[in-house]
Bacterial large signal recognition particle RNA from a soil metagenome, 264 nucleotides, folded computationally. Its Rfam family is "Bacterial large signal recognition particle RNA". The family's RNA type in Rfam is non-coding RNA gene. Rfam links the family to the GO terms signal recognition particle, plasma membrane targeting and SRP-dependent cotranslational protein targeting to membrane, signal sequence recognition. Its Rfam clan is "SRP clan". The prediction has a mean pLDDT of 79. The model forms 91% of the base pairs in the Rfam consensus.

RNA sequence: CGUGCUAGGCGGGGCGCUAGGGGUGUCCUGUACCCGAAACCCUCUUCAUGCGGGGCCGAGUCCCCCGCCCGAGGGUGGCCGAUGGUCGGGCCAGCGCCGGACACGUGGCGAUGAAGGCCGGGUCCUACGCGGCGGGAAAUCGUGAACCGGGUCAGAUCCGGAAGGAAGCAGCCCUAAGCGAGUACCCGGGUGCCGUAGGGUCGCCUGGCUGGAGCCGGCGGUCCGGGACGCGCCGGUUGUCGGCGCUCGACGGCGGGGUGCACG
Numbered sequence: 001c002g003u004g005c006u007a008g009g010c011g012g013g014g015c016g017c018u019a020g021g022g023g024u025g026u027c028c029u030g031u032a033c034c035c036g037a038a039a040c041c042c043u044c045u046u047c048a049u050g051c052g053g054g055g056c057c058g059a060g061u062c063c064c065c066c067g068c069c070c071g072a073g074g075g076u077g078g079c080c081g082a083u084g085g086u087c088g089g090g091c092c093a094g095c096g097c098c099g100g101a102c103a104c105g106u107g108g109c110g111a112u113g114a115a116g117g118c119c120g121g122g123u124c125c126u127a128c129g130c131g132g133c134g135g136g137a138a139a140u141c142g143u144g145a146a147c148c149g150g151g152u153c154a155g156a157u158c159c160g161g162a163a164g165g166a167a168g169c170a171g172c173c174c175u176a177a178g179c180g181a182g183u184a185c186c187c188g189g190g191u192g193c194c195g196u197a198g199g200g201u202c203g204c205c206u207g208g209c210u211g212g213a214g215c216c217g218g219c220g221g222u223c224c225g226g227g228a229c230g231c232g233c234c235g236g237u238u239g240u241c242g243g244c245g246c247u248c249g250a251c252g253g254c255g256g257g258g259u260g261c262a263c264g
Base pairs, nucleotide, nucleotide: 001264002263003262004261005260008057009056010055011029012028013027014026015025019045020044021043022042023041033054034053035052036051063258064257065256066255067254068253069252073248074247075246076245078244079243080242081241082240083239084238085237086236087235088234089233094231095230097226098225099224100223101222102221104220105219106218107216108215109214116210117209118208119207120206121205122204123203124199125198126197127196128195129194130192131191133188134187135186136185140181141180142179143178149174150173151172152171157166158165159164
């Protein structure tokens, strides 16, 4: 130097699972041979770092080991901060809530006249009148009796020799009780944009006179008082996010070391 082998390599890591290792799961890294099974799972046992079958490279830039740096991403009964839920506590000091005062701002009313003063009316009460409503109800009107009310009683009936007489249905007229309408009159009231008289109150509304510039208190503001837990406050618990710490750490970078056998 060549040929053939062998060890080894053909991805790694966090979480989860497990007594523990590895895999299937999931996430990160980023490109890394193929096939098959794997969650009440598969395979192993403290150098456990997968199992079964096949393929490629193969002793070095490529494989193995050690140290340092960087650092995706993950984990965390650690600390801090922000924020949401929930439970408990506490005070009026804050926001919010309730009441009051002031009239500073704003707004509204006011010389087409504010506050105040005087006089009157209404709203309120009593009495009376009037009206209305309800009830009663003379007079009046209407109606009102198959027979058992009245009058007149056709026809028919009865008595009589006749003249004549008797009772009397229907019809018509009238009337009793009753029924209906209904005014005067009487009674009543949760009655009236009614009237008269008297009383009462300035609480409200309103008119007139006077007066001559204030008045109101809606909102904000200031002050005083109150009450409750709605916030805010304090503590517990639980979730989310961020930072720091601790921890694991892919990819990448730097440095060092190791690397077998046979034949020619």